FMN riboswitch aptamer (RFN element) from Winogradskya consettensis, 192 nucleotides, folded computationally.
Rfam family: FMN riboswitch aptamer (RFN element). Gene Ontology term of the family: FMN binding.
The prediction has a mean pLDDT of 75.
It was read from a public genome assembly, where an Rfam model found it.
RNA sequence: ACGCGCUGGCGGGACUCGGUGAAAUUCCGAACCGGCGGUGAUCGGCUCCUGCGGGAGCCGUAAGCCCGCGACCCGGACGCUGCUUCACUGGCGGACGGUGGACCUGGUGUGACUCCGGGGCCGACGGUGUGAUCGACCUGUUCGACGCCAUAGGCGUGGUCGGUCCGACAGUCCGGAUGAGAGACAGCGCGC
Numbered sequence: 001a002c003g004c005g006c007u008g009g010c011g012g013g014a015c016u017c018g019g020u021g022a023a024a025u026u027c028c029g030a031a032c033c034g035g036c037g038g039u040g041a042u043c044g045g046c047u048c049c050u051g052c053g054g055g056a057g058c059c060g061u062a063a064g065c066c067c068g069c070g071a072c073c074c075g076g077a078c079g080c081u082g083c084u085u086c087a088c089u090g091g092c093g094g095a096c097g098g099u100g101g102a103c104c105u106g107g108u109g110u111g112a113c114u115c116c117g118g119g120g121c122c123g124a125c126g127g128u129g130u131g132a133u134c135g136a137c138c139u140g141u142u143c144g145a146c147g148c149c150a151u152a153g154g155c156g157u158g159g160u161c162g163g164u165c166c167g168a169c170a171g172u173c174c175g176g177a178u179g180a181g182a183g184a185c186a187g188c189g190c191g192c
Stems, first nucleotide, its partner, number of pairs: 002191007010183001016030004031172002033123002035069004043060007064121002073098003078093004103119005125175003131169001133168003136164003140161001143159001145157005
C1' cells in the first nucleotide's frame, strides 16, 4: 500500500434589485443556487528523459442537464413494540424492489454531450401563497362595446367588474430535519 472488522467526527446551496399593491422572498421583469462517485483533451505543480522540436510518469484540479449513487416518493419479506396470549389494526425499524428532472449549437482538435464562445433547459414530498396569479364555472347585484330581431324592449357574442373556492400554482419561504445519507477522511485491531 491492499483486504476485512470496529470506532469517531464530517457530510447541500440559493430572493438581491425593480414593478404593481393596503399587503408579495409566493405574481410580473431581471437576479441567484447546483450533494456524492466515475469518466474527462482543462488548468496548476513536481520528477525523469531528450536528437531541444518535444516526450514519459506522478500528484492536485475539472460535467446540475454523459454513466451511476444518495436524498424524497411508492411498495415491502421480515423483526420489534402496546395487550396474559393469538389475530387484525396502530406505532417503530426494515433486507430488497419500483419510480426517479434537464442540451443544443458554432469553434479547436485524431478524438469533446466534459474545454472555449453562444443560446437554452431542469429542480422530491407536504404546507403557505392575508389568495394580489392563471384556468374553469356562475341565477350574476357593475359598467360600457358589437351584432341580430325589433323599435317602450328582447336575444346573442366577447370584454370589464363581482362571485364560487372546483383545479393549477415557491429550485430560493415554512415543515418532516438538532433527521437520514451517497461518500470522503481519521484512528484502532486482525490478515497479507